[in-house]
RNA sequence: ACGCCCGUAGCUCAGUUGGUUAGAGCGCAUCCCUGAUAAGGAUGAGGUCACUAGUUCGAAUCUAGUCGGGCGUA
Repeated sequence: ACGCCCGUAGCUCAGUUGGUUAGAGCGCAUCCCUGAUAAGGAUGAGGUCACUAGUUCGAAUCUAGUCGGGCGUA
C1' cells in the first nucleotide's frame, strides 16, 4: 500500500430479509429474606447502535467516506 472481518449498556455478546418498544447474561443501585453474610427473590438505572454524509415514508440493519481494532498478501 492492497484485500477481508469487526465496532451495539461498565464487561461478554445477540439482533444485519429495513418497520411493533433496542435486547440477553454478568456487573451496578434500592428493597425483601437472614441474628449477620453468602445464596435466592422483586424492582430499577444505564445506549448519539464508533463518527460524518447519503438512499428511503422509515436505517443498528443498505451505500460512501473517516476513525479505531484484528487477520492476510506484498

Background:
Predicted 3D model of a 74-nucleotide RNA (transfer RNA) from a Planctomycetota bacterium. Its Rfam family is "tRNA". About the family: Transfer RNA (tRNA) molecules are approximately 80 nucleotides in length. The family's RNA type in Rfam is transfer RNA. Its mean pLDDT, the model's own confidence on a scale to 100, is 80.